[in-house]
Transfer RNA from a Candidatus Daviesbacteria bacterium, 72 nucleotides, folded computationally. It matches the Rfam family "tRNA". Rfam describes the family as follows. Transfer RNA (tRNA) molecules are approximately 80 nucleotides in length. It is annotated as a transfer RNA. The coordinates come from a structure-prediction model, not an experiment, and the mean pLDDT is 83. RNAcentral records the identical sequence in 2 taxa. The RNAcentral record of the sequence draws on ENA.
RNA sequence: GGGCGCAUAGCUCAGUGGUAGAGCGCUUAUCUGAUAAGUAAGAGGUCCUUGGUUCGAUCCCAAGCGCGCCCA
Numbered sequence: 001g002g003g004c005g006c007a008u009a010g011c012u013c014a015g016u017g018g019u020a021g022a023g024c025g026c027u028u029a030u031c032u033g034a035u036a037a038g039u040a041a042g043a044g045g046u047c048c049u050u051g052g053u054u055c056g057a058u059c060c061c062a063a064g065c066g067c068g069c070c071c072a
Stems, first nucleotide, its partner, number of pairs: 001071006010024004018055001026042005048064005
């Protein structure tokens, strides 16, 4: 330098155009002599950035930043 892929909650990951979810973790309550486990409830997201398409974009398109793999 060229090609391809990835980016969503603290972590690991779903989500194929119509108000963004799970597991684990965290908080509170309950239970216990006290923990753990269990049960119930809750908090936590500018969906990497900018622009475009669309009535509507996490999703489609383009460029950029970052990371990974391959080729040279």